[in-house]
Context: one part of a larger RNA
RNA sequence: CCCCUGCGAAGGAACUCGGCAAAUUAACACCGUAACUUCGGGAGAAGGUGUGCCGUCGCGGGUGUAGGACUUCACCUCCGAAGCACGUGGCGGUCGCAGUGAAAAGGCCCAAGCGACUGUUUACCAAAAACACAGGACUCUGCUAAGUCGAAAACGACGUAUAGGGUCUGACGCCUGCCCGGUGCCGGAAGGUUAAGAGGAGGGGUCAGCCGCAAGGCGAAGCUCUGAACCGAAGCCCCGGUAAACGGCGGCCGUAACUAUAACGGUCCUAAGGUAGCGAAAUUCCUUGUCGGGUAAGUUCCGACCUGCACGAAUGGCGUAACGACUUGGCCACUGUCUCCGCAGGGGACUCA
Repeated sequence: CCCCUGCGAAGGAACUCGGCAAAUUAACACCGUAACUUCGGGAGAAGGUGUGCCGUCGCGGGUGUAGGACUUCACCUCCGAAGCACGUGGCGGUCGCAGUGAAAAGGCCCAAGCGACUGUUUACCAAAAACACAGGACUCUGCUAAGUCGAAAACGACGUAUAGGGUCUGACGCCUGCCCGGUGCCGGAAGGUUAAGAGGAGGGGUCAGCCGCAAGGCGAAGCUCUGAACCGAAGCCCCGGUAAACGGCGGCCGUAACUAUAACGGUCCUAAGGUAGCGAAAUUCCUUGUCGGGUAAGUUCCGACCUGCACGAAUGGCGUAACGACUUGGCCACUGUCUCCGCAGGGGACUCA
């Protein structure tokens, strides 16, 4: 000097990103307990008091001697002084610094965010506001179901729409606005377009033959290579529906008798221009916004304001009792976290073998 442990004057978070770590608290009995609340809870809220030993007096049930009651007399049943052991109180006394005398045994409260909750998770750096969850909704599926699966088999299910599959949301409370132009899905079938196929007009090759002195020309049938019109579904175009489907939810200018602001007006664009609620927020760039609270002092925190760079309604919105090894701010208690370190015990380090 390092590790583990014990104790510490005065102060008590001044430490630090942060009370991390440590300390405090702790059992049992009694008293006593707020806001809020889904009336269950919150609660062990909080906050207090007591606890040893000895004596004495009760009370309670247990056992049960003597005794008593009953008796078809079998100590069968019942009651029950005493005794014994136990539990629990009152009063009195007594010892120590200290009585749950050692050990083991919640620190507490206030406010906010997120997630309702118990659960689940990155086996070996993340336990969470992530996943799941009951509940809600949409959608598919009529049974040889939809769906899963490499064939078969099988699952779904020996189920049958109060069932099964998929997707989103995520208790509960109050709610969930507008847009179907684009994309998707569903429905429609008149018209347009459209494949194979069907169809075969027409064209080419070959060639018997014919014409020609020849070169060459024409050329039936057959075979063969092509091949127009016309007829051909779904799909697409088209016509509708649908947003708890994917998604989207404006700009400029003017206007009131102080100023400011604009209930009001004009204009352009759009499928429609963000409703309720919330809002510098797990979202706010400017920003340590401004005001208020808390502090002597507060980029954090809480309450407001609204100028929302760039909240917003099941990619749910806003609340919410209870819950949380979650996150943030504050108070009390407590402490070697610190001012500022000291001492002690054990083990290393060091020296020798």
This is a predicted structure of a 353-nucleotide part of an RNA (large-subunit ribosomal RNA, domain IV) from a Fimbriimonadaceae bacterium. The full RNA is in RNAcentral, with records from ENA. Lineage of the source: Bacteria > Bacillati > Armatimonadota > Fimbriimonadia > Fimbriimonadaceae. The coordinates come from a structure-prediction model, not an experiment, and the mean pLDDT is 88. Rfam family: Bacterial large subunit ribosomal RNA.